[in-house]
Source information
The prediction has a mean pLDDT of 85. The part of an RNA shown here (large-subunit ribosomal RNA, domain II) has 691 nucleotides and comes from a Bacteroidales bacterium. The organism belongs to Bacteroidales, within Bacteria. Rfam family: Bacterial large subunit ribosomal RNA. Its family is annotated with structural constituent of ribosome and ribosome in the Gene Ontology. Rfam 15.1 lists 51,934 matches to the family in 10,816 species.

Context: one part of a larger RNA
RNA sequence: GCCUACGAGUUGCUUCUCGGCAGCGAGGUUAAGUACUGUGAGGUACGGAGCCGAAGCGAAAGCGAGUCAGCAUAUGGCGAGCGAGUUGCCGGGAGCAGACGCGAAACCUUGUGAUCUACCCUUGACCAGGUUGAAGUUUCCGUAACAGGGGAUGGAGGACCGGACUGAUUUCCGUUGAAAAGGGAUCGGAUGAGUUGAGGGUAGGAGUGAAAGGCCAAUCAAACUGGGAGAUAGCUCGUACUCCCCGAAAUGUUUUUAGGAACAGUCUUGCAGCAGUCUGCAUGAGGUAGAGCCACUGAUAGGAUGCGAGGGCUUCAACGCCUGUCAAGUUCUGACAAACUCCGAAUGCGUGGAGACGAUCUGCGGGAAUGAGUCGUCGGGUGCUAAUGUCCGGCGGCAAAAGGGAAAUAGCCCAGACCAACAGUUAAGGCCCCCAAACGUGUGUUAAGUUAAUAGAACGAAGUGCGGUCGCAUAGACAGCUAGGAUGUUAGCUUGGAAGCAGCUAAUCAUUUAAAGAGUGCGUAACAGCUCACUAGUCGAGGGACUGUGCGUGGAUGAUGAUCGGGUAUCAAACACACUGCCGAAACUAUGGGCUUCGCCAGCAAUGGCGGAGCGGUAGGGGAGCAUUCCGGUCGGCCGUGAAGGAAAGCCGCGAGACUUUCUGGAGCGUCCGGAAAAGAAGAUGUAGGC
Numbered sequence: 001g002c003c004u005a006c007g008a009g010u011u012g013c014u015u016c017u018c019g020g021c022a023g024c025g026a027g028g029u030u031a032a033g034u035a036c037u038g039u040g041a042g043g044u045a046c047g048g049a050g051c052c053g054a055a056g057c058g059a060a061a062g063c064g065a066g067u068c069a070g071c072a073u074a075u076g077g078c079g080a081g082c083g084a085g086u087u088g089c090c091g092g093g094a095g096c097a098g099a100c101g102c103g104a105a106a107c108c109u110u111g112u113g114a115u116c117u118a119c120c121c122u123u124g125a126c127c128a129g130g131u132u133g134a135a136g137u138u139u140c141c142g143u144a145a146c147a148g149g150g151g152a153u154g155g156a157g158g159a160c161c162g163g164a165c166u167g168a169u170u171u172c173c174g175u176u177g178a179a180a181a182g183g184g185a186u187c188g189g190a191u192g193a194g195u196u197g198a199g200g201g202u203a204g205g206a207g208u209g210a211a212a213g214g215c216c217a218a219u220c221a222a223a224c225u226g227g228g229a230g231a232u233a234g235c236u237c238g239u240a241c242u243c244c245c246c247g248a249a250a251u252g253u254u255u256u257u258a259g260g261a262a263c264a265g266u267c268u269u270g271c272a273g274c275a276g277u278c279u280g281c282a283u284g285a286g287g288u289a290g291a292g293c294c295a296c297u298g299a300u301a302g303g304a305u306g307c308g309a310g311g312g313c314u315u316c317a318a319c320g321c322c323u324g325u326c327a328a329g330u331u332c333u334g335a336c337a338a339a340c341u342c343c344g345a346a347u348g349c350g351u352g353g354a355g356a357c358g359a360u361c362u363g364c365g366g367g368a369a370u371g372a373g374u375c376g377u378c379g380g381g382u383g384c385u386a387a388u389g390u391c392c393g394g395c396g397g398c399a400a401a402a403g404g405g406a407a408a409u410a411g412c413c414c415a416g417a418c419c420a421a422c423a424g425u426u427a428a429g430g431c432c433c434c435c436a437a438a439c440g441u442g443u444g445u446u447a448a449g450u451u452a453a454u455a456g457a458a459c460g461a462a463g464u465g466c467g468g469u470c471g472c473a474u475a476g477a478c479a480g481c482u483a484g485g486a487u488g489u490u491a492g493c494u495u496g497g498a499a500g501c502a503g504c505u506a507a508u509c510a511u512u513u514a515a516a517g518a519g520u521g522c523g524u525a526a527c528a529g530c531u532c533a534c535u536a537g538u539c540g541a542g543g544g545a546c547u548g549u550g551c552g553u554g555g556a557u558g559a560u561g562a563u564c565g566g567g568u569a570u571c572a573a574a575c576a577c578a579c580u581g582c583c584g585a586a587a588c589u590a591u592g593g594g595c596u597u598c599g600c601c602a603g604c605a606a607u608g609g610c611g612g613a614g615c616g617g618u619a620g621g622g623g624a625g626c627a628u629u630c631c632g633g634u635c636g637g638c639c640g641u642g643a644a645g646g647a648a649a650g651c652c653g654c655g656a657g658a659c660u661u662u663c664u665g666g667a668g669c670g671u672c673c674g675g676a677a678a679a680g681a682a683g684a685u686g687u688a689g690g691c
Base pairs, nucleotide, nucleotide: 001691002690003689004688005687006686011097012096013095015094016093017092018091019090020089021088022087023086024085027052028051029050033046034045035044036043037042056063057062066078067077068076069075100238101237103235107228108227109226111224112223118202119201120200121199122198123197124196125195126194127192129161130160131159132157136153137152138151139150140149141148165189166188167187170185171184172183173182204220207215208214241625242624243623244622245621246620251264252263253262254261255260265370266369267367268366269365270364271363272362273361275360276357277356278355279354281352282351283350284349290343291341292340297337298336301333302332303331304330305329308326309325310323311322312321313320373398374397375396376395377394378393379392380391381390382389403414404413405412418593419592420591423589424588425587429583430582431581432567433566434565438580440579441578442577443576444575445574451569452568459554460553463551464550465549466548467547468546469545470544472542480538481537482536483535484534486511487510488509491505492504493503517532521530522529594615595614596613597612598611599610600609601608602607626680628677629676630675631674632673633672635670637669638668645664646663647662648661649660650659652657
């Protein structure tokens, strides 16, 4: 892991509540018990104690359709007026019990353990070999004597090296091991606080501990065994047949409350009522969006005016004068605000009355679930106008929704699946191939493979298409080429110099001219020189400046291998505009069928016919059934001429399932009407057995 069996809402209650059915009914009902009776569970009769109801109000005495508070005949509270209960059975729910099942860690209590291990007591045992050479002794030297020194002797040490023994430093192997702690290599101690045998002692909040919360029988921050005990578990997991109808919530308030609850909200079901929703019109309240601010509060840029202040002058002071400073108030222009408003929508909301829809609404009663939400879009707060961020509000999805599109992809786009089939039309999205349908038509754009999914900025550029405005041009423009580009004058000033061209001053003159600046740039120390503006000639038709807009270009850098989903695509298979056709879903239509519900008709009813609407679904509510075991009745049922069980085929039912036949099997079993449950298995790291 699989197979088989077992395995979870049960039972009790003289507790409550609601529904269904039944009996009696202003009443209903007996309990214990007694008598009779049956083979038995039991049955019949008696038994009225007690309980519920028929009257309430008051704390009570008490009064009573009233009563209590009150001085009250006021007023108010609770009642009556407006009559249905009660007993039993069944079912839904609650309560008390283990209360749907399994599951703690723990707590208390009675005992059992020191054959493992910790420490202690008693009594024994063991430690190859080698090395070092303390004290002491002795001898020699030495000393006044000591001291001191050398030799020999001696054999100390938690001494040294290293086996047995004991330990466990490092590493490899082992890790369903050879082993629930081992093996190989290496390593510490090895006469000591050493190792070890046997016997004995200390016991669970206790022991023992050279102390690690270590050890106390493979168990230790409180051992193990029996019991309280089915401890408790707002937690996790599991909870078993079918079909039909409806169908949520993840919100508010409170909570020793936040993953749990209570009440409300939302769902379902029964009864009652007659509302309800949408659209047009009419009529209201309101201060949002916007806007505005010489309409307030506050903030605010510039100008005018300048209360006042600062600074300066006036010999101190006073008076006064001045101002490259600040600045109240007033005023002009501009502009800001969630906690500003002289103003002010749309939408939404209230009311009235029409029209449409047709049970969508409300109340009361039974039963729930939910109270972790999440994405998109719109209006906002918070954050960085960050986040698949977070917190509210409106709407739509997912959750609980399948199908088509978006390559893939809960929340996006289209669209809400009762069933069947090799029918048709469409939606979103597509129509070169993968891949169903156009290499569709017309006109442009793009040259970057831009692009063909999304997303690229500031800034830069004679990329290119289409516009707009203003100059020039056959009286010859623009570009090129040829020639001129002068004179007063080296303008004045400054300067060592300044001559068009360091700098300053004047807005910058005049002459000759076809034209030529007191000079556009290069250049010189300063001149010179080159060039430009400007003019003529040549040439012969467009040329220039600014600006708007479409598409493209640089800017452009990311971590495993690239790519538009891929192949690929350039008058496109890219982009823009317009048009025609086609494909495309469980949508819509057509055909056949099923179910639910409402209306009408028929019928006592069951049910049938016709018509309308409906039939996605988690938690959850409601309805109708199937199967299993047993019991009562029933079929004067079936069965060795073959029961149950097993296998296969056929057939019926939407389904759970049912029936028939054949084979197997070899002794019991069923139909129908009712009743009662140890009543349905795929799950619980379920339990046991088997493989």